Predicted 3D model of a 1510-nucleotide RNA (small-subunit ribosomal RNA) from Candidatus Cryptobacteroides sp. Lineage of the source: Bacteria > Pseudomonadati > Bacteroidota > Bacteroidia > Candidatus Cryptobacteroides.
RNA sequence: AGAGUUUGAUCCUGGCUCAGGAUGAACGCUAGCUACAGGCUUAACACAUGCAAGUCGAGGGGCAGCAUGGUCUUAGCUUGCUAAGGCCGAUGGCGACCGGCACACGGGUGAGUAACACGUAUCCAACCUGCCGUCUACUCUUGGACAGCCUUCUGAAAGGAAGAUUAAUACAAGAUGGCAUCAUGAGUCCGCAUGUUCACAUGAUUAAAGGUAUUCCGGUAGACGAUGGGGAUGCGUUCCAUUAGAUAGUAGGCGGGGUAACGGCCCACCUAGUCUUCGAUGGAUAGGGGUUCUGAGAGGAAGGUCCCCCACAUUGGAACUGAGACACGGUCCAAACUCCUACGGGAGGCAGCAGUGAGGAAUAUUGGUCAAUGGGCGAGAGCCUGAACCAGCCAAGUAGCGUGAAGGAUGACUGCCCUAUGGGUUGUAAACUUCUUUUAUAAAGGAAUAAAGUCGGGUAUGGAUACCCGUUUGCAUGUACUUUAUGAAUAAGGAUCGGCUAACUCCGUGCCAGCAGCCGCGGUAAUACGGAGGAUCCGAGCGUUAUCCGGAUUUAUUGGGUUUAAAGGGUGCGUAGGCGGGGUGGUAAGUCAGCCGUGAAAUGUCCACGCUCAACGUGGAACGUGCGUUUGAUACUGCCGUCCUGGAAUGCGGAUGCCGUGGGAGGAAUGUGUGGUGUAGCGGUGAAAUGCAUAGAUAUCACACAGAACACCGAUUGCGAAGGCAUCUCACGAAUCCGCAAUUGACGCUGAGGCACGAAAGCGCGGGUAUCGAACAGGAUUAGAUACCCUGGUAGUCCGCGCUGUAAACGAUGAUGGCUAACCGCCGGCGACACACUGUCGGUGGCCAAGCGAAAGCGAUAAGCCAUCCACCUGGGGAGUACGGCCGCAAGGCUGAAACUCAAAGGAAUUGACGGGGGCCCGCACAAGCGGAGGAACAUGUGGUUUAAUUCGAUGAUACGCGAGGAACCUUACCCGGGCUCGAACGGCAGGAGAACGACACAGAGAUGUGAAGGUCCUUCGGGACUCCUGUCGAGGUGCUGCAUGGUUGUCGUCAGCUCGUGCUGUGAAGUGUCGGCUUAAGUGCCAUAACGAGCGCAACCCUUGCUUCCGGUUGCCAUCAGGUGAUGCUGGGCACUCCGGAGGGACUGCCACCGCAAGGUGUGAGGAAGGGGGGGAUGACGUCAAAUCAGCACGGCCCUUACGUCCGGGGCGACACACGUGUUACAAUGGCAGGUACAGAGGGAAGCUACCGGGUGACCGGAUGCGGAUCUCGAAAGCCUGUCCCAGUUCGGACUGGAGUCUGCAACUCGACUCCACGAAGUUGGAUUCGCUAGUAAUCGCGCAUCAGCCAUGGCGCGGUGAAUACGUUCCCGGGCCUUGUACACACCGCCCGUCAAGCCAUGGAAGCUGGGGGUGCCUGAAGUCCGGGACCGCGAGGACCGGCCUAGGGCAAAACUGGUAACUGGGGCUAAGUCGUAACAAGGUAGCCGUACCGGAAGGUGUGGCUG
Repeated sequence: AGAGUUUGAUCCUGGCUCAGGAUGAACGCUAGCUACAGGCUUAACACAUGCAAGUCGAGGGGCAGCAUGGUCUUAGCUUGCUAAGGCCGAUGGCGACCGGCACACGGGUGAGUAACACGUAUCCAACCUGCCGUCUACUCUUGGACAGCCUUCUGAAAGGAAGAUUAAUACAAGAUGGCAUCAUGAGUCCGCAUGUUCACAUGAUUAAAGGUAUUCCGGUAGACGAUGGGGAUGCGUUCCAUUAGAUAGUAGGCGGGGUAACGGCCCACCUAGUCUUCGAUGGAUAGGGGUUCUGAGAGGAAGGUCCCCCACAUUGGAACUGAGACACGGUCCAAACUCCUACGGGAGGCAGCAGUGAGGAAUAUUGGUCAAUGGGCGAGAGCCUGAACCAGCCAAGUAGCGUGAAGGAUGACUGCCCUAUGGGUUGUAAACUUCUUUUAUAAAGGAAUAAAGUCGGGUAUGGAUACCCGUUUGCAUGUACUUUAUGAAUAAGGAUCGGCUAACUCCGUGCCAGCAGCCGCGGUAAUACGGAGGAUCCGAGCGUUAUCCGGAUUUAUUGGGUUUAAAGGGUGCGUAGGCGGGGUGGUAAGUCAGCCGUGAAAUGUCCACGCUCAACGUGGAACGUGCGUUUGAUACUGCCGUCCUGGAAUGCGGAUGCCGUGGGAGGAAUGUGUGGUGUAGCGGUGAAAUGCAUAGAUAUCACACAGAACACCGAUUGCGAAGGCAUCUCACGAAUCCGCAAUUGACGCUGAGGCACGAAAGCGCGGGUAUCGAACAGGAUUAGAUACCCUGGUAGUCCGCGCUGUAAACGAUGAUGGCUAACCGCCGGCGACACACUGUCGGUGGCCAAGCGAAAGCGAUAAGCCAUCCACCUGGGGAGUACGGCCGCAAGGCUGAAACUCAAAGGAAUUGACGGGGGCCCGCACAAGCGGAGGAACAUGUGGUUUAAUUCGAUGAUACGCGAGGAACCUUACCCGGGCUCGAACGGCAGGAGAACGACACAGAGAUGUGAAGGUCCUUCGGGACUCCUGUCGAGGUGCUGCAUGGUUGUCGUCAGCUCGUGCUGUGAAGUGUCGGCUUAAGUGCCAUAACGAGCGCAACCCUUGCUUCCGGUUGCCAUCAGGUGAUGCUGGGCACUCCGGAGGGACUGCCACCGCAAGGUGUGAGGAAGGGGGGGAUGACGUCAAAUCAGCACGGCCCUUACGUCCGGGGCGACACACGUGUUACAAUGGCAGGUACAGAGGGAAGCUACCGGGUGACCGGAUGCGGAUCUCGAAAGCCUGUCCCAGUUCGGACUGGAGUCUGCAACUCGACUCCACGAAGUUGGAUUCGCUAGUAAUCGCGCAUCAGCCAUGGCGCGGUGAAUACGUUCCCGGGCCUUGUACACACCGCCCGUCAAGCCAUGGAAGCUGGGGGUGCCUGAAGUCCGGGACCGCGAGGACCGGCCUAGGGCAAAACUGGUAACUGGGGCUAAGUCGUAACAAGGUAGCCGUACCGGAAGGUGUGGCUG
């Protein structure tokens, strides 16, 4: 110090989450020791038991109990001892009692309290103070009681009553009495003042106690001090305004009462005030502070332990005593609860220490000691002390220590784990060697804490007292600590390992089980679940949960924002408030500086020191940022005074305008009415219909009436605060601007509340109603159409008066002032002779600099730089909703939450994709043509169905004559049946046997099995080859996963695209280049250009074909020469020609003309075999479709192993109601049939092609010859010539079927092809729709090849023959490319997404009611108690009992308000699996969307009206 998470990616806004620290904690797993500190946060719930406050005999009377002594009696005997009992208060002492002091401290708790309660500062001239200290004075004389003890009575008890007797430092009376108190008088000091100091005079009032004793301790009065308390005041101290008014002792006064003291503290009377938006009153919550945690700080949160203060003691009230209490372990009363009871009545208060129950996630021992520190009493010894000091329990915290250290590699064996099977890792880890002994165990020694005091003695002194010697006092504790012995001996776990975040693999599981702080993981290869191995981080702990701060600048004072992300009020006027021009003088409130006081200690920081270190503790310093007094300073702000003109306003002169209000006037249009002309339609739409019209419409002419709105001018214009404002004219009113510089002299700016204005719709009353037109009706459209379109049409639209108060009321931009580059317009003024030109003031626009901004953009009309004031925002949804309040006639408006839920929602920009957006361009894409498919029959493939099986795969384009370029067996993977299990094939090893091989026979469907004649290998003699058997390591699998893969392939697409380097632009994603103009088949080029180059594609290079030259001629050819034949390049010969196959040439817009800057284009151009890429092929960029293939092959993982392997026979892959695709043959005369006849190319050929001859109608057969082939052989058809048929289901067509054959092959039944004869079906050109093709193409005609024994081939791949038509053109369909635009899409439109309804769950509002709570008000009643009054009774009296009154706790009644819980029913909301209905929004979202309002509709929504552009 940051990180993760919105997106395909980016920047921003913005929330959520994490890493850190902390805790009085709890829970899980684990656990060796020591020190220090801590330990009911919940029920201020209830409490059994014990203890927590006593002490003083040196105040007193006394003597219950104990001890001693004396004495008496009795007993025992050791004759002076023991024991028992009685008496004596005589001694030590002492229960209970009187009396004194203490009990108001110490200890606990945090309920109440929002307050002078606390903190801080000041004041008391308005106060008190026991014990303590200093000082002064005094302490005289008396009296009567009450406890106790004794006697008696009473009660269950607690207790009570009566009588007799008695002491005091108890009580009372008297004396004395001052410098005490009070009153009066006249002086004096001080104070702002009420007041008050000092001294005097007079009068009045009040004291005392003794004890021990030599001293000493007490008592009374007074003064001072100290300590402790009481009171007053300034400032500070939580949240809610959905709490805005509160208050009658209330505010003040005079006079009293009361108090220690001031005071409405209380009372009588008088006045009517007092508090409050600077937050009263009410409600909620809460002890406050020192401090603690966190944070860089400012802050935020907390207030446990320790210290200070306050409050409380079961709940409420009250007083008494006392120096002090309205009293935790006191009293009285009331209430609740518990206990005892003889039922009459009594007792009690752990929020003291332990402890119990309860509550709870959760918090300890019914311990020891007064040794120390401290407290009470006491002269003291001493006693008491659950204060305190210690110990016990608890990892609950902090700190320290340990669980061993060094060496040790063959990186040991084994094990776990992984593996590519080589190894790696665990791992110097272990073993082993050497060493150490903290700790644990055992033993021995053994402190400090003790300072002082007690007791005894002594010294000094007048004494208090000091000192010395001896003695005694330790809970913790035989503890800390030290030493010795033994021996690695006694001691390691927890969490995590996808990213954040350090740490990775295997197995299991298979959207299951589960994990998860956020993002998210898991659907068969999970580093995310569970286990294991390994690793990482901490370590006697480690994790989790909860809470606080931080990170969070995410409430922003430090330190944020508001055009579009959340956020500027609809606009103005203006109150309070805030802020405010220049000069000068004063003041010193703010401000600044210095001194002083205070800011407790502890804590925190620094230094030093002490516990072995540390934590911890001790001493010191600084800090404590504050408050107050005082002295100074005066720049700034404030205040007071004075002056100024620049801000502001007024005046005078001029100008402007759709500014407002109220009258009057006008024409065009529309509708209606009347009349005329006129006739069949009009109107309306995408097309129609409803509607109007022969009762005369529409159209047209004339006249009349009505209401509403004002064309052109008109604009980027003007005016107004905004809403808004437009014919002309009059009146009234307002505003702005310019010029002058006459007047005032800061009069200003902003503006919470408040007041006013405020489009449209809407509401009330009354008018008006031409047009338009929600609702409504009808007609269309549609699946439906509560819409869009059409015909009508009511409210409304208009006017007057009143209400409403909202809009995308927008510049989504509050008001005011100042400053900061230019350029180009427009409007209104001024200056000037001027209409150039130019300057200036005010307004309104455009484009831009700096700057700003997340960017888009803004940019003197700021969203720049400053200043002042106001308003508003703090994640999305829930929700501008609910409740409450205010306003409104209503509709509704203003104010305005929470529960719950999500991890996003959002802004700008980028790249794509998409659009029923736009522009440009291309393609047999359409169009123009030719021929087909779709109808028939058949072939073939597929689906479906069937089946024992009909093996599997391919399935829009991009599957379907596809894998298959050839299923009768085989193939074959499928089915049935029969066999085998080291296996059908292959390799290695070990052992055994044997040559191998086996005619033949038998069984069997065969595989196979059985029998068996025969056969007897090579050798270097070691053995080897081969076969069989046994065992073993490997086998085998067309089983699964093409969504684990390689390789290969299809498609977009032979489309022109796809990228990179460097540079530049941008915060960035990205852009530029690659865009623009022209051009091209082309990102092909040229020009331009922040780009310059380059790569993969295009093109070219390659093959083929077309022309030509050269070279070479056999198997090719034959012109010339020669020979020969029935005929033939047949032969010699020759390579001229053809041809073959090698190497060259040729075409490049090169030339000409025109157009063009160029690139390039055009031409019946020239030349040329070929002309603008000559034709064809091969060649397929980056990528897309989780496209296809695990069955071609390969391969990871999973699965099977007497079977999912393998062998064999048979069957199936060939089924058949049907549907589809691809083809063949046809439907005929451009034809069929018959006869004759001509011309190819490219290929094939030895288990082959076969000339030729013979046989057969023929398929073919029997002979025979040539050829491994430019030599031999396989071979054209359409065409051409002739004949026939004559438009028919035919001499078309050939399916189907019968018969007879041929060939291949072990074998043609399922299931081959071919031949001959016979049979002769459908079909007469094919609906919607659809396919191919632009030239040697389509169409048509045959030929060949692969596979192959044969063939279901009409398929596939090639070859040549004959050989067209058409293209105006790019509007439309499809596909594609480029540019641009919109987007809420990015799985990318097969996208996204809205609302009702249905189902489940959750929280919440309303609600008849039911039931609580805390207060307030009124009335009734009213204990104890203080006070007041009375006091006839008692008393000599003082006085008391008693009675009454006021007040009041508590109780009761009543009516309201507030605030909870619950509730039949009901409202909407949120979240859920893949439900239902539509499709509202995002693209022009298919009717642009949205805002306000009104009406309507299952729902999204539709329509009207006004507004906005997002």